[in-house]
RNA sequence: GGGGGCACAGCUCAGGGGCAGAGCACUGGACUGCAGAUCAAGAGGUCCCCAGUUCAAAUCCGGGUGCCCCUG
Numbered sequence: 001g002g003g004g005g006c007a008c009a010g011c012u013c014a015g016g017g018g019c020a021g022a023g024c025a026c027u028g029g030a031c032u033g034c035a036g037a038u039c040a041a042g043a044g045g046u047c048c049c050c051a052g053u054u055c056a057a058a059u060c061c062g063g064g065u066g067c068c069c070c071u072g
């Protein structure tokens, strides 16, 4: 240089056009002598950035940035 993959909650990831979710972590509650475990709840997101298509974009197109893999 060429090709491919990935980027979403604090962490690990799902979701691939129609309200953004799970597990763990966190907060308070139940339980307990106190904790842990368990149960039920809550909070937490400009979905990497810019542009485009669309009535509607995390999702599709183009460009950029970062990381990983293959290849010269």
Stems, first nucleotide, its partner, number of pairs: 001071007010024004018055001026042002029039002048064003052060001